[in-house]
Molecule: transfer RNA
Organism: Bacteriovoracaceae bacterium UBA4573
């Protein structure tokens, strides 16, 4: 250099027909249960902001009424050819 896959909260992951993002799950964080601690429960837990409302899928752009998903481009990691 040329081909390809992958990229989502603090972690793992899902939404793949383009139509509520973040199901589950861990993990923190409150309370319950206990002498206390684990284990079980039961609330909560993306960002900003008093609220209202706004914003977020590696970064920038375009398609569309809508895009995590489609295009392009750049950037990261695995892979494979030379």
């Nucleotide at each position: 250099g040329c081909c390809g896959a992958u990229g989502u909260g603090g972690u793992g992951a899902a939404a793949u027909u383009g139509g509520c993002a973040g199901a589950c799950a861990c993990g923190c964080u409150a309370g319950g249960c206990u002498u206390a601690g684990g284990a079980c429960c039961u609330a909560g837990u993306g960002c900003u902001g008093a609220a209202a409302a706004g914003c977020g899928u590696g970064g920038g752009g375009g398609u569309u009424c809508g895009a995590g998903u489609c295009c392009c481009u750049c950037c990261a990691u695995c892979g494979g050819c030379a």